[in-house]
RNA sequence: GCUGCUCUAGCUCAGUUGGUAGAGCAUCAGUUUUGUAAACUGACGGUCGCAGGUUCGACUCCUGUGAGCAGCU
Repeated sequence: GCUGCUCUAGCUCAGUUGGUAGAGCAUCAGUUUUGUAAACUGACGGUCGCAGGUUCGACUCCUGUGAGCAGCU
């Protein structure tokens, strides 16, 4: 220098032929217990790496760009 892959909640990850963004763990609250843990219930939390474009509508398609990983030279 070229090519490919990854980036979504505090963490690990889903989300497919474009249609209002989810799970588990963690955190907080409640129930239970003499108390803690465990269990159960609920809540909280994200402008989907960033910036543009296409579209009635974009995590999803296109372009550019950042970070990380791998391969080739």
Molecule: transfer RNA
Organism: uncultured Bacteriovoracaceae bacterium